[in-house]
């Protein structure tokens, strides 16, 4: 120094507190039964109970169907109720190495942006660099040559500029250049070949700036809202019993209202509800769960299957605490015996599975330098 | 317990959605002038971790993750 995986103080004692089984008293009630008090026994915080970031059970919106719009998600393959989480792989990036880290589809559908510089920010050309015309000069062995300006036309190598400038570097070409041609190397795209696949190896072809944590396009999930959700016998109190047609009737069409919590279809309903109140109650909710503990098999592993044994917190002014002795750890002092001081972060309230976020100190594997 | 919005000089806001030099408003604050003097009024300055850290991007208040802290709303 890497990954992993545990633990976070322990032992009595003696006082308190919440829940509860069960005696026993005391009050209420006409019964069932209700409140309260003691006693005696059982139980009583976490790894994160935290933040509310995700995902589920569960409860309600009469039903919970399609579409649209909306919103999540984004290598591959698995796990799993479910996920944006886990695992194993793949490809990039880091590190000598055990390993870590990655919101890691698509800029060759399309729209927008690319401040300032700068010629140009995706369509060009400032300075250049060549070829040609035409003027001007200069030199001539009178063929022409050189140097200068202006024009038209090719080029994007070099110099400026920027975060970013036509695939990187090097040779060949070539009037001067240029993937125009070759090596080498990047990048996509087809094809064989191995993988279940992300890919990986080879061959072919092309060479199209960024930016999708900007709209957007692919694929793929997703109804909304949250336990303060939502239930609850009886009472009271409000509002409502639509029109028209056809049919003996059941029951049918139509038009009106009206429910469907973003919109339309479509359906559904016009005897369905709404409100108070009993009620700061009761139940939801705390004995049975995706539950916890040991074993055994199955898989690399995340995890699944069997078996055995356990029941494990629960209020509504809201408990789980506090003193005292011993043994632990850590700092100071002291030679030493000992002394003094501290001893983490934090605290349940509808329940699980995860993320992230504090957290003194400590143990154990296994690897690497 | 749920659930929703906020955080920009001393103070109150705007910019964020659709990135481009921390830019802008009003009030305050320092100087100066005006006045005998104060206040009003004119000129000029100064004052900023854009709550915090990490990320995307050339480039972040502005987007995105996670923290802190503030308000409010649901029986």
């Nucleotide at each position: 120094g890497u990954a992993c995986g545990c633990c976070g103080g322990g032992c009595g004692a003696c006082c308190g507190c919440g829940c509860u089984c069960g005696u026993u008293c005391c009050g209420c009630a006409u019964c069932c039964g209700c409140g309260g008090a003691a006693c005696c026994g059982g139980u009583g915080a976490g790894g994160a109970a935290a933040g509310u970031c995700c995902g589920g059970g569960c409860u309600u919106c009469a039903c919970a169907g399609g579409g649209c719009a909306g919103g999540g998600u984004g290598c591959a393959g698995g796990a799993u109720a479910a996920c944006g989480u886990c695992c194993u792989g793949u490809c990039a990036g880091g590190g000598c190495a055990a390993c870590c880290u990655g919101a890691a589809g698509g800029a060759a559908a399309g729209u927008g942006c690319c401040a300032c510089a700068g010629a140009a920010a995706c369509a060009a050309a400032c300075c250049g660099c060549g070829c040609g015309u035409u003027c001007g000069u200069g030199c001539u062995u009178c063929g022409g040559c050189g140097c200068g300006a202006a024009c038209u036309c090719g080029c994007a190598a070099g110099g400026g500029u920027g975060a970013a400038a036509u695939c990187g570097u090097g040779a060949g070409g070539u009037a001067a250049g240029a993937g125009c041609u070759c090596a080498c190397g990047g990048a996509c795209u087809c094809c064989a070949c191995g993988g279940u696949g992300a890919c990986g190896c080879g061959g072919a072809g092309u060479c199209g700036g960024g930016u999708a944590a900007a709209c957007c396009c692919c694929a793929c999930c997703u109804g909304a809202a949250g336990c303060a959700a939502g239930a609850u016998c009886g009472c009271u109190c409000g509002a409502u019993c639509g029109c028209a047609c056809c049919g003996u009737a059941a029951g049918g069409u139509g038009c009106c209202g009206g429910a469907u919590u973003g919109c339309c279809c479509g359906u559904c309903c016009g005897c369905a509800c709404g409100a108070g109140u009993u009620a700061c109650a009761u139940c939801g909710c705390a004995u049975c769960g995706a539950g916890g503990u040991g074993c055994g098999c199955g898989g690399u592993a995340a995890c699944g299957c069997g078996c055995a044994c356990c029941c494990c917190a629960g209020a509504g002014g809201g408990a789980u605490g506090g003193u005292c002795g011993c043994c632990g750890g850590c700092g100071c002092g002291g030679a030493a015996a000992c002394g003094c001081g501290c001893u983490a972060c934090a605290g349940a309230a509808u329940c699980c599975g995860g993320c992230u976020u504090a957290u003194a100190g400590g143990c154990g594997u296994a690897c690497u330098u | 317990a749920g659930c929703g919005g906020g955080a920009u000089g001393g103070g109150g806001c705007a910019g964020c959605c659709a990135g481009g030099a921390g830019u802008g408003c009003c009030c305050g604050c320092c100087g100066g002038g005006c006045u005998c003097a104060u206040a009003a009024c004119c000129c000029g300055g100064a004052g900023g971790u854009c709550a915090a850290a990490g990320g995307u991007u050339c480039a972040a208040a502005u987007c995105c993750u996670u923290u802190u802290c503030c308000c409010g709303c649901u029986a």
Predicted 3D model of RNase P RNA and transfer RNA as a complex of 444 nucleotides. Rfam match: Bacterial RNase P class A. The family's RNA type in Rfam is ribozyme. Model confidence (mean pLDDT): 76 of 100.